[in-house]
Context: one part of a larger RNA
RNA sequence: GCCGGCGAGUUAGCGAUCAGUUGCAAGGUUAACCAGACGUUGGGAAGCCGAAGCGAAAGCGAGUCUGAACAGGGCGUUCAGUAGCUGGUCCUAUACCCGAAGCGGUGUGAUCUAUCCAUGGCCAGGUUGAAGCGCGGGUAAGACCGCGUGGAGGACCGAACCCACCUAGGUUGAAAACUGGGGGGAUGAGCUGUGGAUAGGGGUGAAAGGCCAAUCAAACACCGUGAUAGCUGGUUCUCCCCGAAAUGCAUUUAGGUGCAGCGUCGCGUGUUCCGUGCUGGAGGUAGAGCACUGAUUGGUCGCGGGGGCCUACAAGCUUACCAACAUCAGUCAAACUCCGAAUGCCAGUACGCCAAGCGCGGCAGUGAGUCUGCGGGGGAUAAGCUCCGUAGUCGAGAGGGAAACAACCCAGAUCGCCAGCUAAGGUCCCUAAGUCAUGGCUAAGUGGUAAAGAAUGUGGGAUGUCAUAGACAACCAGGAGGUUGGCUUAGAAGCAGCCACCCUUGAAAGAGUGCGUAAUAGCUCACUGGUCAAGAAAUCCUGCGUCGACAAUGUAACGGGGCUAAGCCAUGCACCGAAGCUGCGACAUGUACUUCGUACAUGGGUAGGGGAGCGUUGUAUUCGCAGCGAAGCGGGAGGGUGACCGACCGUGGAGCAUAUACAAGUGCGAAUGCCGGC
Numbered sequence: 001g002c003c004g005g006c007g008a009g010u011u012a013g014c015g016a017u018c019a020g021u022u023g024c025a026a027g028g029u030u031a032a033c034c035a036g037a038c039g040u041u042g043g044g045a046a047g048c049c050g051a052a053g054c055g056a057a058a059g060c061g062a063g064u065c066u067g068a069a070c071a072g073g074g075c076g077u078u079c080a081g082u083a084g085c086u087g088g089u090c091c092u093a094u095a096c097c098c099g100a101a102g103c104g105g106u107g108u109g110a111u112c113u114a115u116c117c118a119u120g121g122c123c124a125g126g127u128u129g130a131a132g133c134g135c136g137g138g139u140a141a142g143a144c145c146g147c148g149u150g151g152a153g154g155a156c157c158g159a160a161c162c163c164a165c166c167u168a169g170g171u172u173g174a175a176a177a178c179u180g181g182g183g184g185g186a187u188g189a190g191c192u193g194u195g196g197a198u199a200g201g202g203g204u205g206a207a208a209g210g211c212c213a214a215u216c217a218a219a220c221a222c223c224g225u226g227a228u229a230g231c232u233g234g235u236u237c238u239c240c241c242c243g244a245a246a247u248g249c250a251u252u253u254a255g256g257u258g259c260a261g262c263g264u265c266g267c268g269u270g271u272u273c274c275g276u277g278c279u280g281g282a283g284g285u286a287g288a289g290c291a292c293u294g295a296u297u298g299g300u301c302g303c304g305g306g307g308g309c310c311u312a313c314a315a316g317c318u319u320a321c322c323a324a325c326a327u328c329a330g331u332c333a334a335a336c337u338c339c340g341a342a343u344g345c346c347a348g349u350a351c352g353c354c355a356a357g358c359g360c361g362g363c364a365g366u367g368a369g370u371c372u373g374c375g376g377g378g379g380a381u382a383a384g385c386u387c388c389g390u391a392g393u394c395g396a397g398a399g400g401g402a403a404a405c406a407a408c409c410c411a412g413a414u415c416g417c418c419a420g421c422u423a424a425g426g427u428c429c430c431u432a433a434g435u436c437a438u439g440g441c442u443a444a445g446u447g448g449u450a451a452a453g454a455a456u457g458u459g460g461g462a463u464g465u466c467a468u469a470g471a472c473a474a475c476c477a478g479g480a481g482g483u484u485g486g487c488u489u490a491g492a493a494g495c496a497g498c499c500a501c502c503c504u505u506g507a508a509a510g511a512g513u514g515c516g517u518a519a520u521a522g523c524u525c526a527c528u529g530g531u532c533a534a535g536a537a538a539u540c541c542u543g544c545g546u547c548g549a550c551a552a553u554g555u556a557a558c559g560g561g562g563c564u565a566a567g568c569c570a571u572g573c574a575c576c577g578a579a580g581c582u583g584c585g586a587c588a589u590g591u592a593c594u595u596c597g598u599a600c601a602u603g604g605g606u607a608g609g610g611g612a613g614c615g616u617u618g619u620a621u622u623c624g625c626a627g628c629g630a631a632g633c634g635g636g637a638g639g640g641u642g643a644c645c646g647a648c649c650g651u652g653g654a655g656c657a658u659a660u661a662c663a664a665g666u667g668c669g670a671a672u673g674c675c676g677g678c
Stems, first nucleotide, its partner, number of pairs: 001678006011093003015090010027049003033043003053060002063075004096234002099231001103224006114198009123188001125157003128153001132149006161185003165182005200216001202212003237613006247260005261366002263363007272356001274352008287339001288337002293333003297329004304322002306319004369394001371392008399410003414586004419582003425576003428561003434573001436572006447563001453547002457544007465536002474531005480504003485499003510525001514523002587603007614667001616664006624656002632651004638645002
C1' cells in the first nucleotide's frame, strides 16, 4: 500500500417542550406499596396537572395592582385539559466516536547516572632536579656563592587506564551516539572493583536545568479517568420536494456563543407581496454656483502697518514695500450652498399576476466569504490590497464561448432520441459553418502589448493666401546713396552692446537674416527684374499606420499552421454553434377541474429542513419450502427510478423464506483508525 473483518447520535429520567395518535373529559391520572389463576390484572387518592387572575404582601377576585380617584395605565377576563404510546428537539448524566499537554492519590526505582561512606585494586618507561643535608669559598658572625648529595612537584615526555577537542565515514548505521586517523589527562581535585547511603516539588549537582535505568523545567507504574478539549480528524443504504448564510447588535468577544436576519415543515390569514401606469409626498446626492463659511490669481482703489526725509514734541512730506475694506475679471470645497436633478424611497389608486406576502409554532444551518461592473473611504486616483454601499457570478452551478482559465460573456442540466431552431462566439486548414457580397482604410505582419514625445507615412475634411497681369522651386542679374546713423569703445564701418530705425535714387534694396574680420574687406539673405512654365506654400480638425520599445530553458506578446486578408471600419444576406428553446416518448412533484384522466406549471444544488422507501440481525404470529438438496459461496437470463430483487446452473450438506407487527450491537472508503492476511 491493497484486501477482509471490526469501527461513531446510544441508553436512562412517573425530566422539559412541540407534533402525530389513543383513552377519558371540566376534569385527567396514579406513585410507593399490597394482592395475584402472574395477563400491559385487581387494589392503592398520598401526590401532580388543569378548570382564575392580579398584587412584594395582607388580600381582593372576572377582575386586580398602581393611585386621592368611580382617571389613565400594567397584567388578566374570549380560545380544554389530562394520562399513555410513537417521533422531533432540549436538559441532566461520558451523551456521536477517537485524540492531548496536564492535575491529584498510592506505590516502584540510585544494577544507568550524580554525590557521599566503607573496604580493596591500578598507574610501562624516560626526563627535570625544590627544600634539607655534606664539603669548599665567604663574613666579625651571618647573609650569600660554588660543587656534591638529595628526590619535591594538582612538574615534563609518553603506553596501560580515563576523556572526547578536530576531521572523514556512518545517518532505512555494524551501532537508538559508533568506526578510522589525529587530540587531551596520565602521582592526582587521578582512575577503578565490591558493598552501602540519599527518592519525585524530592534527591544529587566543581551549576549544563545537568543526572536520577535509551524517560527529566518535576522519573516510572497503577488508580481518580471514558479528566477536560469554544480545537483537528472521522461519522456507514436509496429516491423525491424545498433550499440558505458568510450580515446587524452584544460578548475577557473576535476561527466560540446569544438574539435578530436568511432556509425548511405544520397551522392560520386570504391578495396584504411583486411589476407597470397615474396621482401626491419627504429629501440636499450628481451637477452647478459663489448668495453664506472658508480657500484663491491678477488689476483698480487704498484704511492701517513698514522703510526714507524732516523733526524738541506734535505735525508734515515721500515710497518700483506689505496690505484690510470696497470693486472688476478669473477659480476651488467631504465636514460651503442662492440652486438642484436622474434613480431610489413612502403613500394612494388602477391594471397585470396559478406567485408570492404576513402571523404563530417545531427543526435548522450560517454569523472566515470571493471576484467583476458601478458609487466612494484608506493606500500612492499601487496591489489577485483593504473597508463600506449597490448589482451580478462563484460559493452551492453542470453545458457553450474566452487556446488552457471558480469569479468575465451566453445560458440555469428530471430521463431518453443517429430530429429541428437559436444565444454568446464564430464560418482558409487544424475545427462544425462564407476562401460570401458591396464600399472604403492599412503596407506596419500594424492586426497579434505600452506613455510622454517625435516625424514632408498615407486617406478624408476645413480655413484663408499666392498664381498666365506668370505664382512656387531652380538658374542669370541687381541688392544702392546720405552713412563708418548716434552712443559706447583701443576699434564698433548692417552684423559685441545701448538708442533710434529716418531720408534719397529707384524695378528693388533692412540704419540689415546668417557666415566672416582686430576693425574694414568678402560671401549671403530679405526685396526686385529676367529665363522657364502650372499650380504652389501654410495652418487647423480627423481615420489608419511609423519611431519611442531592453530579461532571464526555447520561437514564446495571433492557440498553431499560415494570412495582404484569413487585418481594420461600415452595410447586408446565409450558415455553424449549448444540457437554452422546439419536436417525439417516459417519470416525478404541485395546482385546478375532478368528466378520475387530462390541462397547466414545476423538477441544478452544499450546509440544512421535510417526505417516502430498500436492505441486515432478532422476536411473535401467518403461510410455505427443504437430503427428489435449506442456508452460505461462484455465475446469472430477467425485473425495478434507486437502495435492491431474482428464475436457472454449479458448489455445498441442514436448515430457510413470504406476509404483518415489533425490537435494534442495523448499512463504511477515508478517522497518520483497530486487528488479521498478502